[in-house]
Molecule: transfer RNA
Organism: Candidatus Cytomitobacter primus
């Protein structure tokens, strides 16, 4: 340096392709119910400005720029 892939709740991840109702799943975290009791089950709740900065749209997590940061491969130095 040049391709390709990824960034969405505490964790892991789906939605992107083909824009459209309030962004969803497991785990965890609290609350309450069950029970002798519990890590098990049952309910209910907080938790996300979808890396970031624009454009495009009536409407963007999705479509298009640029940059940040992770991974992978090629390349150059040596």
């Nucleotide at each position: 340096u040049g391709c390709g892939g990824g960034a969405u709740a505490g964790a892991g991840c789906a939605g992107u392709c083909u824009g459209g109702u309030u962004a969803g799943c497991u785990c965890g975290u609290c609350a309450g119910g069950u029970u002798c009791a519990u890590a098990a089950c049952c309910u209910g709740a907080a938790g996300g400005u979808c890396g970031u900065a624009g454009g495009u749209u009536c409407g963007a997590a999705u479509c298009c720029u640029g940059c940040u940061c992770c991974c992978g491969c090629a390349a150059c130095c040596a």